[in-house]
This is a predicted structure of a 99-nucleotide RNA (Glycine riboswitch aptamer) from Ornithinimicrobium pratense.
Its Rfam family is "Glycine riboswitch aptamer". Rfam's curators write: This family represents the bacterial glycine riboswitch. The family is grouped with related families in Rfam's "Glycine riboswitch clan".
Lineage of the source: Bacteria > Actinomycetes > Micrococcales > Ornithinimicrobiaceae > Ornithinimicrobium.
RNA sequence: UGACGUCACGCGGGAGAGUCCCCAUCCAGGUUUACGGGUGGGGCGCCGAAGGGGCAAUCUCCCCGACAAGCUCUCAGGCGCCAGGACCGCGCGACCGAG
Repeated sequence: UGACGUCACGCGGGAGAGUCCCCAUCCAGGUUUACGGGUGGGGCGCCGAAGGGGCAAUCUCCCCGACAAGCUCUCAGGCGCCAGGACCGCGCGACCGAG
C1' cells in the first nucleotide's frame, strides 16, 4: 500500500396473505370519507422474507453432543396505504489481512 471477508450506516430495488365478521367509542377542521374512516376489544380465516424454534448429510469406535437454509413450525410478526421486510446492488467508515 492493500484483494477477499465481516460489521455498521446511507441510497435504490424487494414477495406473500381478509382494508372479513361482531361489539364499544371517536370523526363532517386538514387527505379520503358517513353505504365511510380511525382507535380498542373479541372471533374465524390466511401469509412467511424482521426475529425465534426444529431437522439431514457430515464429525464421533459407539452413545451423547456439535451442525444449514429461500426447507419446515407459525411463538413472535404480518394480511388497504405508510411503516417493516430476508436477500440483492451501489456508496462509505471500521476491523481483519492474502499479496
The prediction has a mean pLDDT of 77.